Overview
Transfer RNA from Danio rerio, 73 nucleotides, folded computationally. Its mean pLDDT, the model's own confidence on a scale to 100, is 81. It matches the Rfam family "tRNA". By type it is a transfer RNA.

RNA sequence: AUUUCCGUAGUGUAGUGGUUAUCACGUUUGCUUUACAUGCAAAAGGUCCCCUGUUCGAAACUGGGCGGAAACA
Numbered sequence: 001a002u003u004u005c006c007g008u009a010g011u012g013u014a015g016u017g018g019u020u021a022u023c024a025c026g027u028u029u030g031c032u033u034u035a036c037a038u039g040c041a042a043a044a045g046g047u048c049c050c051c052u053g054u055u056c057g058a059a060a061c062u063g064g065g066c067g068g069a070a071a072c073a
Base pairs, nucleotide, nucleotide: 002071003070004069005068006067007066010025011024012023018056027043028042029041030040031039049065050064051063053061
């Protein structure tokens, strides 16, 4: 430099145009325990990488940019 793929809570992930963006782990609080762990209940935590376009409506589609991974050389 070329090609392909990826970017969504702290981490990992689901979501192929339509309700309040999903689940697990983690975090916090309460109960349980002498205490811890386990278990149960609840809560917080997301400008869906950025900009633009299309659309009544975009996390998902178009174009550009940024970042990461892989392949070839």
The organism belongs to Danio, within Eukaryota.